This is a predicted structure of a 347-nucleotide part of an RNA (small-subunit ribosomal RNA, central domain) from a marine sediment metagenome. It matches the Rfam family "Bacterial small subunit ribosomal RNA". Rfam links the family to the GO terms ribosome and structural constituent of ribosome. The prediction has a mean pLDDT of 87.
Context: one part of a larger RNA
RNA sequence: CUGGGCGUAAAGCGUCUGUCGGCGUUUUGCUAAGUUUCUUGUUCAAGCCUGGGGCUCAACUCCAGAAAAGCAAGAAAAACUGGCAGAAUUGAGUCUGUUCGAGGGAACUGGAAUUCUCGGUGGAGGGGUGAAAUCCGUAGAUAUCGAGAGGAACACCAUACGCGAAGGCGGGUUCCUAGGACAGUACUGACGCUCAGAGACGAAAGCUUGGGGAGCAAAAGGGAUUAGAGACCCCUGUAGUCCAAGCCGUAAACGAUCCUCGCUAGCUGUUCCUACUUCGGUGGGAGUGGCGUAAGCUAACGCGUUAAGCGAGGCGCCUGGGGAGUACGACCGCAAGGUUAAAACUC
Numbered sequence: 001c002u003g004g005g006c007g008u009a010a011a012g013c014g015u016c017u018g019u020c021g022g023c024g025u026u027u028u029g030c031u032a033a034g035u036u037u038c039u040u041g042u043u044c045a046a047g048c049c050u051g052g053g054g055c056u057c058a059a060c061u062c063c064a065g066a067a068a069a070g071c072a073a074g075a076a077a078a079a080c081u082g083g084c085a086g087a088a089u090u091g092a093g094u095c096u097g098u099u100c101g102a103g104g105g106a107a108c109u110g111g112a113a114u115u116c117u118c119g120g121u122g123g124a125g126g127g128g129u130g131a132a133a134u135c136c137g138u139a140g141a142u143a144u145c146g147a148g149a150g151g152a153a154c155a156c157c158a159u160a161c162g163c164g165a166a167g168g169c170g171g172g173u174u175c176c177u178a179g180g181a182c183a184g185u186a187c188u189g190a191c192g193c194u195c196a197g198a199g200a201c202g203a204a205a206g207c208u209u210g211g212g213g214a215g216c217a218a219a220a221g222g223g224a225u226u227a228g229a230g231a232c233c234c235c236u237g238u239a240g241u242c243c244a245a246g247c248c249g250u251a252a253a254c255g256a257u258c259c260u261c262g263c264u265a266g267c268u269g270u271u272c273c274u275a276c277u278u279c280g281g282u283g284g285g286a287g288u289g290g291c292g293u294a295a296g297c298u299a300a301c302g303c304g305u306u307a308a309g310c311g312a313g314g315c316g317c318c319u320g321g322g323g324a325g326u327a328c329g330a331c332c333g334c335a336a337g338g339u340u341a342a343a344a345c346u347c
Base pairs, nucleotide, nucleotide: 003319004318005317006316007301008300012315014201015200016199017198021194022193023192025088026087027086028085029084030083031082033081034080035077036076037075038074039073040072041071042070043069049065050064051063052062053061054060091191092188093187094186095184096183097182098181099180100179103177104176105175106174107173108172109171110154115149116148117147118146119145120144121143125136126135162169163168206247207246208245209244210243211242215241216240220236221235222234223233258314259313260312261311262310263309266291267290268289269288270287271286272285273284274283275282276281296303297302320347321346322345329340330339331338332337
């Protein structure tokens, strides 16, 4: 000496389940594989090191020895790791009770609004813009009243709120279904953590088949603007947006912050549960916010018990910019494309 890192500089897989593997609570006994010590053998020669000799010295060279380490055998130790056997309960789980929520799926259903159709009133404009025009309207529009059709989304509540692994989830009722928290301390007795490969889920857009289609609106057409206008603005408007089934597998999938466990001053909101209560509140647990502080960390910004602090275990990833998340190959896909992933060259 035996690397440094990953919030913003390159770098945390979109998320979860989980196989191999790695790592793993307290205690007793046995064992002796790892581990430690000792002995013996062996590990060509040369070299290095120590002592001595030879070239006038030295380099060089010759002789002898030693050391270190590997392997094998034997002896010893038993703290730690492992193995075997037994015990324990704090990790993990189960049970009982209470409770929470836009968690998921299905069916039924409600009102407001837009549009359209029909009817009544009415009679010249309406619409749109910076200003206009395209456009609609005497075949009666806009406005207003009544009736009806259909699709999509759910105002207020509403939030620094809640739930979910993430994506995400918001009118109401019912059914099916998953989960969390708290209390009890009844049960099991390490059953745990992480996870290469693998599997499942995964916004929007897009694709296939069949429906549906009110509003909105890529493409497209027209009117403006402009030097031009393939745009921004306006009038139309098709895919799509919606449903069912299947595919795609990507996002600034973001907290740009992997998961689990332990430790390290606080103050102040809020959600759920719970104990006590003088009914004002005061404690405990689990989440979710703010502050900027103690310590600490950071290049700074900032983070700071929801860590980016101090430690442990496991996985993933980075290694100058461009070329390039590209080519080729392979796998996946109906396709679009996705995943894996270089080099020449150049600065």